[in-house]
């Protein structure tokens, strides 16, 4: 100057006014009102994997499904992530990739090629065959006899070498075709589940109750005539929980090449429920890219303006 790979960052102060949580106070209930703390991401997306949790379901083992597939090793766990060995590209730093079996079976093997695993014969040769054909001969125009493969054509078998081709019969190739063999995998999802509980209408049990229950404002006649009271339970509406302290996060040190995994210290870092996280002003850099949590958490994968940095490589 060109490049390789890793890690961060993702506009920054201020000020008003609002929104949700959590705390303290004030008020003494109206979830009111002051003050204070906190308040989207590296992907919060795709919902592609793996998990925790929640309920169902389940003696056990198989069957069908469905993902993996070199060898080691991390991990809760994996289709991830680390080392290593191969291949293939690169000058390099590094990038990408594939995986067990093809004597258990089934399928396929472009194009060229006579021929693609079923067997075949294009050319050459060697043995052979032939109502062809080739020689003689007769009868006589239709074919017939004999005798020869030396020419021509055909063809049976054998055998080698040419030619195609990634491969030419040799237990070939290709399992990212089906399949076989090892492993692993119950099935659903926070609208999962769990708890509180009206009104209505219906269940269960029990009391009176045509020898008149109950209603008609208290009581009596009177009238109407089959219900009535009580409890106790399942649910709806609606509420509360799960809900954010967690395989966390951030610094040190120790083992290990590493993923990563121990010990100490510190930290609290949204939690809504029609669903907050936003407006507006002023300064500045500068014209701020992709993009918004909704049970949670480890990957993967996609998008993405600039900007900072650490290692390395190459030519000069």
């Nucleotide at each position: 100057g060109a490049g390789u790979u890793g890690a961060c960052u993702g506009g920054a102060c201020a000020g008003u006014c609002g929104c949700u949580g959590c705390c303290g106070a004030c008020g003494a209930u109206a979830c009111g009102c002051c003050g204070g703390c906190a308040g989207a991401g590296g992907a919060a997306a795709g919902u592609c994997c793996g998990g925790g949790c929640u309920c169902c379901g389940c003696a056990g083992a198989g069957c069908a499904g469905g993902a993996u597939g070199a060898c080691g090793g991390c991990u809760a766990a994996c289709g991830g992530c680390c080392g290593u060995a191969c291949g293939c590209c690169g000058c390099g730093a590094g990038g990408c990739g594939a995986g067990g079996a093809a004597c258990a079976g089934g399928g396929c093997c472009a194009c060229a090629g006579a021929g693609a695993c079923g067997a075949g014969u294009c050319u050459u040769u060697g043995c052979g065959a032939u109502u062809a054909c080739c020689g003689c001969a007769g009868u006589u125009u239709a074919u017939c006899g004999c005798g020869g493969c030396a020419c021509u054509a055909u063809u049976a078998c054998a055998a080698a070498g040419g030619g195609u081709g990634a491969a030419a019969c040799g237990c070939g190739g290709c399992a990212a075709c089906c399949u076989c063999c090892a492993u692993c995998c119950g099935g659903a999802g926070c609208a999962a589940c769990a708890c509180c509980a009206a009104a209505u209408a219906g269940g269960c049990a029990g009391g009176c109750g045509a020898c008149g229950a109950a209603g008609c404002g208290g009581c009596u006649c009177g009238c109407u005539g089959a219900g009535u009271c009580u409890g106790c339970g399942g649910g709806u509406a609606g509420g509360u929980g799960g809900c954010u302290u967690g395989a966390a996060c951030c610094c040190g040190c120790c083992a290990g090449c590493g993923a990563u995994g121990g010990c100490a210290g510190g930290u609290c870092u949204a939690g809504a429920g029609g669903a907050a996280u936003g407006a507006c002003u002023g300064u500045c850099c500068a014209u701020g890219a992709c993009a918004g949590a909704a049970c949670c958490c480890g990957g993967c994968u996609u998008a993405c303006a600039g900007g900072u940095u650490g290692a390395c490589u190459c030519a000069u």